[in-house]
Molecule: Fluoride riboswitch aptamer (crcB RNA motif)
RNA sequence: AUCAGACACGGUGAUGGAGUUCGCCUUAACCGCUGUAAGCUGAUGACUCCUACGAAUAA
Numbered sequence: 001a002u003c004a005g006a007c008a009c010g011g012u013g014a015u016g017g018a019g020u021u022c023g024c025c026u027u028a029a030c031c032g033c034u035g036u037a038a039g040c041u042g043a044u045g046a047c048u049c050c051u052a053c054g055a056a057u058a059a
Base pairs, nucleotide, nucleotide: 010025011024012023013022016050017049018048019047020046021045032040033039034038
């Protein structure tokens, strides 16, 4: 210096925050889809709550 393994901490799952849970990653995991013109869905990986946005109704 390189390679492999283990442990700890941590990171991460297409747009914000929190809790629970699941998966993935060790410099990677992750960074949506359709399609060549432009367009479309969604604040979750999943569940719950809050915030933002959109629609309808009522006061």